Context: one part of a larger RNA
RNA sequence: CUGGGCGUAAAGCGCACGUAGGUGGCUUGGUAAGUCGGAUGUGAAAGCCCCGGGCUCAACCUGGGAACUGCAUUCGAUACUGCUGAGCUAGAGUACGAAAGAGGGGGGUGGAAUUCCAGGUGUAGCGGUGAAAUGCGUAGAGAUCUGGAGGAACACCAGUGGCGAAGGCGGCCCCCUGGUUCGAUACUGACGCUGAGGUGCGAAAGCGUGGGGAGCAAACAGGAUUAGAUACCCUGGUAGUCCACGCCGUAAACGAUGUCUGCUAGCCGUUGGGAUCCUUGAGGUUUCGGUGGCGCAGCUAACGCGAUAAGCAGACCGCCUGGGGAGUACGGCCGCAAGGUUAAAACUC
Repeated sequence: CUGGGCGUAAAGCGCACGUAGGUGGCUUGGUAAGUCGGAUGUGAAAGCCCCGGGCUCAACCUGGGAACUGCAUUCGAUACUGCUGAGCUAGAGUACGAAAGAGGGGGGUGGAAUUCCAGGUGUAGCGGUGAAAUGCGUAGAGAUCUGGAGGAACACCAGUGGCGAAGGCGGCCCCCUGGUUCGAUACUGACGCUGAGGUGCGAAAGCGUGGGGAGCAAACAGGAUUAGAUACCCUGGUAGUCCACGCCGUAAACGAUGUCUGCUAGCCGUUGGGAUCCUUGAGGUUUCGGUGGCGCAGCUAACGCGAUAAGCAGACCGCCUGGGGAGUACGGCCGCAAGGUUAAAACUC
C1' cells in the first nucleotide's frame, strides 16, 4: 500500500456555514464519452508457459505454438452512468393558519440574603474547631431594631421538563431578532446530501485598555496539625470572579458514539401540536415532532446497543496503524504574552 477498523482496546475534527470536489428522485427523446461485442493493425527478439527436437541425462541450446490481459482505428449494442432536450412531484423549499420554549442581543425593574456605614436598645463576650489558636470586642463587639449604600446571584416554581449547531441558556417587564413543530391547501420543480482548503461561533482560566468590587477566593500572611506540613482544617486576604471593547481558541468541548437519507417486533412514561370518539373526564383511540426507561430480531470480544442503533444499507468528510521517546524537538503559520496549531527522528522495550 492493500486490507481492517474508530462507544469503553489506537482512532469522530468542539460545533456550524460553505468553496472546489465527490455523490444524487421519477418519466421520456437524443447522443454514444464511460460500458459491452465484432473486425483490422500493432503489442521486436530473447525470457515465462505448452508441445516437439539436439548435446548419453540435466543445466544449456533449438523449432513451433500460446501468451503479451495493452494501445489505436473502425463497425455495431444502448440496460446502467455521463452529457443534452422535454416533462413530473414523492426529496428540498416558499406562501398561509396555529403553537411551545432558561434560543440570541439591548434597555428597564423587583424581592430575599451576605457585607459595609449611621443611629437606637443592651453587656461581655463573639467567632472558629476534632480540640484549639491566630482574629474581632469595654475606644462597647456579637445579639436585636430602624434607616442608608453597594455589588453579585436569582430560593420556591423546577421536572432523566424546555430551547439552542455546539459552547451553553433560569426573577419579572418591554424592544429588536434567529430557529423549530403541527395543520390544510396552493406554488417552485431536484433547486438535494456531504464537504479538502476557507470562514464564523466557541466553557473555564488567562492577556490588553478602562470601569466596578458585596460575597467568594489562586497567590500571600498568620494560627493549628505533624517527625516535617511549602497541604488537608481555621482567621485574614490580592489578582480574579462582574461590566464595556479587543485578544486567546483550549477542555473528560463526552452520548468518550461525524453529518444526511431509507428500511427493520413490541411495551411503559414524559413534553409540544393535530385528528377522532363518546358515558364530558384527572377520559379513550389515533397521528406527527422531541425527550427518557425496558425489550424482539440483529449486532458486539464482552460490557452493552437495540426506530434517539452500536441492527440492515447508501452518500460524503475526518481519523487510527505496538508502548515509551512525544503531542515533544526543529521549521512554518497564528498570538501582546501565556501559548496554540501542523508535526518528526535518534534511541529504547

The part of an RNA shown here (small-subunit ribosomal RNA, central domain) has 349 nucleotides and comes from an uncultured Gammaproteobacteria bacterium. Its mean pLDDT, the model's own confidence on a scale to 100, is 88. Its Rfam family is "Bacterial small subunit ribosomal RNA". The RNAcentral record of the full RNA draws on ENA and SILVA.